[in-house]
Description: This is a predicted structure of a 108-nucleotide RNA (Glycine riboswitch aptamer) from Chitinolyticbacter albus.
RNA sequence: CCCGUCCAAUCUGGAGAGCGGCGCAAAUCGAUGCGCCCACCGAAGGGGCUAACGGUUGUGCCGCAAGGCGCGCCGGAAAAUCUCAGGUUCAGGGACAGAGGGGUGUGA
Numbered sequence: 001c002c003c004g005u006c007c008a009a010u011c012u013g014g015a016g017a018g019c020g021g022c023g024c025a026a027a028u029c030g031a032u033g034c035g036c037c038c039a040c041c042g043a044a045g046g047g048g049c050u051a052a053c054g055g056u057u058g059u060g061c062c063g064c065a066a067g068g069c070g071c072g073c074c075g076g077a078a079a080a081u082c083u084c085a086g087g088u089u090c091a092g093g094g095a096c097a098g099a100g101g102g103g104u105g106u107g108a
Stems, first nucleotide, its partner, number of pairs: 006103002010099004018038001020037006039088003045084001046082002053075004058071005
């Protein structure tokens, strides 16, 4: 110096894991919905931690002092982790990313 930043939507891209078993309803080939059971996934949502770091009128040591170091306690992420929820053919959903607009606001 330049771009971006918050909110919701639109378009595009977007992974993983059983077309599992049994039963009921509808249908009457199946696909669908619900319930139960087993096995799995993590990228809707959600939970618990927690590194760096910060705090501390707790505590030990060092220092003339200012302060410093260690321990304890408190706070503190995530795409790591847990699988509550959700998901495991297609479809749909989907964190996140890109694009052009819109909105809130003093300021994006």

Model confidence (mean pLDDT): 81 of 100. Rfam family: Glycine riboswitch aptamer. From the family's description: This family represents the bacterial glycine riboswitch.